The RNA shown here (Guanidine-I riboswitch aptamer) has 103 nucleotides and comes from Geobacillus kaustophilus.

[in-house]
């Protein structure tokens, strides 16, 4: 210093914001309601986004068997990390990223 590998998807969750619900103020109006303006410094089991380094399936891959076109077993290690930037409404542990960069 270079290469090759550490698989994928799916539910969730840890967080995360404000596009819509819903909630609050303020205000109009035909006033048990609707409709406009502000709010995420609204802690919302409505929805949404969601982790390489969280959970949990499934499938995949290796290996072994075995009655063989498939079926059961075992395995799928290890992983501390800024800043800055880029989507979507918008913000994040999400993408740049197993990144820079440290053991």
């Nucleotide at each position: 210093g270079g290469g090759a590998a550490u698989g994928u998807u799916u539910u969730c969750u840890a967080g995360g914001g404000u596009u819509c619900c819903g909630c609050g103020g303020c205000u109009g109006c035909u006033u048990u309601g609707c409709g406009g303006c502000c709010g995420g410094c609204c802690u919302g089991c409505g929805a949404c986004c969601g982790a390489g380094a969280g959970a949990a399936a499934a499938c995949g891959c290796g290996c072994g068997g075995c009655a063989u076109c498939g079926c059961c077993g075992c395995g799928u290690g290890c992983a501390c990390g800024g800043a800055g930037g880029g989507a979507c409404a918008a913000a994040a542990g999400c993408c740049c990223g197993g990144g820079a960069g440290g053991a």
Background:
The same sequence occurs in records of 2 taxa. Of the family's consensus pairs, 100% are formed in the model.